A computed fold for a 73-nucleotide RNA from a Myxococcota bacterium, annotated as transfer RNA. The RNAcentral record of the sequence draws on ENA. Rfam family: tRNA. The family's RNA type in Rfam is transfer RNA.

[in-house]
RNA sequence: CGGGACGUAGCGCAGUUGGAAGCGCGGGUGCCUUGGACGCACCAGGUCGCUGGUUCGAGCCCAGCCGUUCCGA
Numbered sequence: 001c002g003g004g005a006c007g008u009a010g011c012g013c014a015g016u017u018g019g020a021a022g023c024g025c026g027g028g029u030g031c032c033u034u035g036g037a038c039g040c041a042c043c044a045g046g047u048c049g050c051u052g053g054u055u056c057g058a059g060c061c062c063a064g065c066c067g068u069u070c071c072g073a
Stems, first nucleotide, its partner, number of pairs: 001072007010025004019056001027043005049065005
């Protein structure tokens, strides 16, 4: 310098045909228990890397940029 993949909750990830965001772990509250652990129920937590564009509508499509990683030179 060129190319590929990835970037979504505190952590690991799904969401791939565009209809508006979820799973597991973790956190909080309650139930249960003599007390804990386990279990059960509920709850909180997201500018979907950034900026712009397309569209009635974008996590998803397009362009540029940033970061991580891999390959080549």